The RNA shown here (transfer RNA) has 72 nucleotides and comes from Penicillium ochrochloron. The same sequence occurs in records of 13 taxa. The prediction has a mean pLDDT of 82. Lineage of the source: Eukaryota > Fungi > leotiomyceta > Eurotiomycetes > Penicillium. The RNAcentral record of the sequence draws on ENA, GtRNAdb and Rfam.

RNA sequence: GGGCGGCUGGCCUAAUGGUAAGGCGCUUGAUUUCGGCUCAAGAGAUUGCAGGUUCGAUCCCUGCGUCGCUCA
Numbered sequence: 001g002g003g004c005g006g007c008u009g010g011c012c013u014a015a016u017g018g019u020a021a022g023g024c025g026c027u028u029g030a031u032u033u034c035g036g037c038u039c040a041a042g043a044g045a046u047u048g049c050a051g052g053u054u055c056g057a058u059c060c061c062u063g064c065g066u067c068g069c070u071c072a
Base pairs, nucleotide, nucleotide: 001071002070003069004068005067006066007065010024011023012022013021018055026042027041028040029039030038048064049063050062051061052060
């Protein structure tokens, strides 16, 4: 340098163009002598960045960044 793939809450992982879902973690409450377990509720995401297409983009297109694989 060429090709391919990943990038979404603190972490991991979904979402076939129409209100971004779940698990762990976190907070509060119940329970407990306390803690843990368990149960209930809650907060937490400008979907890597910039453009484009579209009434509408996590999703399609282009460029860039970053990480990984691969070829030379």